[in-house]
Molecule: c-di-AMP riboswitch aptamer (ydaO/yuaA leader)
Organism: Actinospica durhamensis
RNA sequence: GCAACGCCUCCGCCGAGUCCAGAGCGGAGUGGAAAGACACUCCCAGGGAGCCGGGGACCCACAGAUCCCCCGGGGUGAAUCCGUGCCCACACGGCACGGUAGGGCGACCUCUUACGCCCGAACCCGUCAGCUAACCCGGUAGGCGGCCUGAAGAGGAAGA
Numbered sequence: 001g002c003a004a005c006g007c008c009u010c011c012g013c014c015g016a017g018u019c020c021a022g023a024g025c026g027g028a029g030u031g032g033a034a035a036g037a038c039a040c041u042c043c044c045a046g047g048g049a050g051c052c053g054g055g056g057a058c059c060c061a062c063a064g065a066u067c068c069c070c071c072g073g074g075g076u077g078a079a080u081c082c083g084u085g086c087c088c089a090c091a092c093g094g095c096a097c098g099g100u101a102g103g104g105c106g107a108c109c110u111c112u113u114a115c116g117c118c119c120g121a122a123c124c125c126g127u128c129a130g131c132u133a134a135c136c137c138g139g140u141a142g143g144c145g146g147c148c149u150g151a152a153g154a155g156g157a158a159g160a
Stems, first nucleotide, its partner, number of pairs: 010146005018049003024044001026043006050140006060130001072128001073125004081099007102119005108156006114149001
């Protein structure tokens, strides 16, 4: 001098996942010579506001016949759908690649446009749920980045 990694603070991003208040004759362990008070650590159970999701009437929607097949149906989420190749009994399904409905980021905010870079998953319910007022129930996690679009138009905010 450079690179990588870790911790703290700050700033920012995806996402509903933020803010306020402050508590238990709870449990366990440790300290304390012992007992008790007390302290610390861990675990469990709680409250309110805001935001998010699910269930749940009337009305509306769905609804019928025949044949064949068999692989139920539903929810959160942007994460659907299509093609090719391989595996497989040619199937169901799986894997890989390419695209795609849709979604995100580019630093005051929103909308539109242009350009650029990305995502296009995963999980849950358990045979059951259309919409849905009243009403009922649940969640409030997790994961990343710290540089550069000094972009344009419109409307705001803040500041001077």